The prediction has a mean pLDDT of 82. The RNA shown here (Guanidine-I riboswitch aptamer) has 99 nucleotides and comes from Solibacillus merdavium. Lineage of the source: Bacteria > Bacilli > Caryophanales > Caryophanaceae > Solibacillus. Its Rfam family is "Guanidine-I riboswitch aptamer". Its family is annotated with regulation of gene expression in the Gene Ontology.
RNA sequence: AAAUACACCUUCUAGGGUUCCGUAUGCGCAGGCAUAGUCUGGUCCGAGAGAAGGUGCGCAAUUUUUUUUGCGUCACGGAAGGAUAAAAGCCUGGGAGAU
Numbered sequence: 001a002a003a004u005a006c007a008c009c010u011u012c013u014a015g016g017g018u019u020c021c022g023u024a025u026g027c028g029c030a031g032g033c034a035u036a037g038u039c040u041g042g043u044c045c046g047a048g049a050g051a052a053g054g055u056g057c058g059c060a061a062u063u064u065u066u067u068u069u070g071c072g073u074c075a076c077g078g079a080a081g082g083a084u085a086a087a088a089g090c091c092u093g094g095g096a097g098a099u
Base pairs, nucleotide, nucleotide: 007055008054009053010052011051012050015045016044020042021041022039023036024035025034026033027032057072058071059070060069061068074094076097080092081091082090
């Protein structure tokens, strides 16, 4: 430097902020309005290196030759930037680097 490859989806969790709901404080006769995420929460976002399930692919056995079963490794990681209302183990990114 090149080639191949570590697949995809769903649900959940670690985590995340504050558009909506709720909550708190204040104002108002009331409808409601303002502020607060250094408000526990619900909606919401959410992991390559987290979990479970499914599908796919590969390999090996097994075939009443329609099949059936099993296995499928490793993974330390900035800063800066981007989206969304806003942020994040989201995306950039099995990145830059490190070993």